[in-house]
Context: one part of a larger RNA
RNA sequence: UGACGGGGGCCCGCACAAGCGGUGGAGCAUGUGGUUCAAUUCGACGCAACGCGAAGAACCUUACCAGCCCUUGACAUGUCUAGGACCGGUCGCAGAGACGUGACCUUCUCUUCGGAGCCUAGAACACAGGUGCUGCAUGGCUGUCGUCAGCUCGUGUCGUGAGAUGUUGGGUUAAGUCCCGCAACGAGCGCAACCCUCGUCCUUAGUUGCCAUCAUUUAGUUGGGCACUCUAGGGAGACUGCCGGUGAUAAGCCGCGAGGAAGGUGGGGAUGACGUCAAGUCCUCAUGGCCCUUACGGGCUGGGCUACACACGUGCUACAAUGGCGGUGACAAUGGGCAGCGAACCAGCAAUGGGGAGCUAAUCUCAGAAAGCCGUCUCAGUUCGGAUUGCACUCUGCAACUCGAGUGCAUGAAGUUGGAAUCGCUAGUAAUCGUGGAUCAGCAUGCCACGGUGAAUACGUUCCCGGGCCU
Numbered sequence: 001u002g003a004c005g006g007g008g009g010c011c012c013g014c015a016c017a018a019g020c021g022g023u024g025g026a027g028c029a030u031g032u033g034g035u036u037c038a039a040u041u042c043g044a045c046g047c048a049a050c051g052c053g054a055a056g057a058a059c060c061u062u063a064c065c066a067g068c069c070c071u072u073g074a075c076a077u078g079u080c081u082a083g084g085a086c087c088g089g090u091c092g093c094a095g096a097g098a099c100g101u102g103a104c105c106u107u108c109u110c111u112u113c114g115g116a117g118c119c120u121a122g123a124a125c126a127c128a129g130g131u132g133c134u135g136c137a138u139g140g141c142u143g144u145c146g147u148c149a150g151c152u153c154g155u156g157u158c159g160u161g162a163g164a165u166g167u168u169g170g171g172u173u174a175a176g177u178c179c180c181g182c183a184a185c186g187a188g189c190g191c192a193a194c195c196c197u198c199g200u201c202c203u204u205a206g207u208u209g210c211c212a213u214c215a216u217u218u219a220g221u222u223g224g225g226c227a228c229u230c231u232a233g234g235g236a237g238a239c240u241g242c243c244g245g246u247g248a249u250a251a252g253c254c255g256c257g258a259g260g261a262a263g264g265u266g267g268g269g270a271u272g273a274c275g276u277c278a279a280g281u282c283c284u285c286a287u288g289g290c291c292c293u294u295a296c297g298g299g300c301u302g303g304g305c306u307a308c309a310c311a312c313g314u315g316c317u318a319c320a321a322u323g324g325c326g327g328u329g330a331c332a333a334u335g336g337g338c339a340g341c342g343a344a345c346c347a348g349c350a351a352u353g354g355g356g357a358g359c360u361a362a363u364c365u366c367a368g369a370a371a372g373c374c375g376u377c378u379c380a381g382u383u384c385g386g387a388u389u390g391c392a393c394u395c396u397g398c399a400a401c402u403c404g405a406g407u408g409c410a411u412g413a414a415g416u417u418g419g420a421a422u423c424g425c426u427a428g429u430a431a432u433c434g435u436g437g438a439u440c441a442g443c444a445u446g447c448c449a450c451g452g453u454g455a456a457u458a459c460g461u462u463c464c465c466g467g468g469c470c471u
Stems, first nucleotide, its partner, number of pairs: 007471007015461002019425005026317008034308002042053002064303007073127001077126002079123006088105006108117003129292002132290003138286002140281003143277001145275001150189006156165003169180003195269004200236007209226003214223002239263001242257001243255004319418001323377006335366003340359002345354003384415001389410007431453007
């Protein structure tokens, strides 16, 4: 000087408390450990690993295993020789395929006619190649403390010096925010603001959007109109600005004060200081060193990553009446769509099939919102719950055996609210309800987003956890 203390003082945070809903018990999904295996590829391990890398493991992916093959190689640059356009297409043979082998069709540009470009085959090398090792050799990127309020510098002053001062103190703030004081005076990175979005108004514009007035129609369908809604550009608006109180005359604080759509940072986002953890990543990429070079490289078929006595994490569905089932012309928002979205109509109990209008989209389409409302069931392992299993199908795809999703009929398990313990959340939040998207041929209880309905509680800071300042 820091760090630490079951030292002290002050102050914050869903940290506790006050509440609401969960997890821990059940079934299933998913990740991990363990075990097993020829292989179950690798990484991630308190918070900050474990629905994580993976925003899609049937083949591919794929890095793992078994077998069959290749050796200048699947890919790059260079040399030599031979040949020809290459490429592409069709048909065979053998094979699990890679690969091997045969037949046929098609067939180039420039040219100084030497050749060159391009391709194929061969040769020998330089070399390629490595998801092999080291994240404790590294770059880059990321997590975390933490959106916590801190971290520093120049000059001056003090101290032999390490260093101190400034940055401490009195107030105040979400804030090293601001005010006052002070051997300090200034400054930088952070804070805040500037950026995006939601909430109000004005204005510009009026199609694909809208419809008050006038006609018209099954229908904003058509004429007409752009007032309203909406869309998307530009502006206005909020600053403790005004009033009262309080405070030190300051900064500020208080007020079911005014005005206002909005009031004291209006809500949300983006934004992450100096640094910490030799934190994570050599399997995104890049890269030093080391290692392999007929193999630790490359190709292919099949298998594995999907195993299963068990243990843990994260979720989904439930245990029911605030519910299940049936009926029903209640009402959204965000998005996606051409190798795509696919309407009407028809077939099927349904998944789905036929069909193909329209749409490169405010035009067409995915698209039915669901919780809601009405009726019924009457407390039961049930008209709860849906695991498991059998049969019959549908779809994607070269191919659903290992190992996909969906539909119908049948089957109908555990489960009657969960021990110790533990998690999230302070408002349009929790809870609950559905919807869309990325990835993607197919596959979502995960992830990312969207709207609908919509609470309870906070006395307070003694205690638990984390953090800041002084000592």